[in-house]
RNA sequence: CGGGGCGUGGCGCAGCUUGGUAGCGCGUUCGGCUGGGGGCCGAAAGGUCGCGAGUUCAAAUCUCGCCGCCCCGACCA
Repeated sequence: CGGGGCGUGGCGCAGCUUGGUAGCGCGUUCGGCUGGGGGCCGAAAGGUCGCGAGUUCAAAUCUCGCCGCCCCGACCA
């Protein structure tokens, strides 16, 4: 330098193709069952969807640019 993949609550991931206002598991907090712990059940908090711009009534999703990480290749040594 070229090609490809990934970036979404604290962690691991889904959702993207086909736009409709973001979800699952673990974790955290509160409550209940239990003498307590553990365990189980219920509820809640928590996300600028990497950044910016564009299209659209509406963008995590489509388009463009940029950033970061990983893989492959080329080049130099």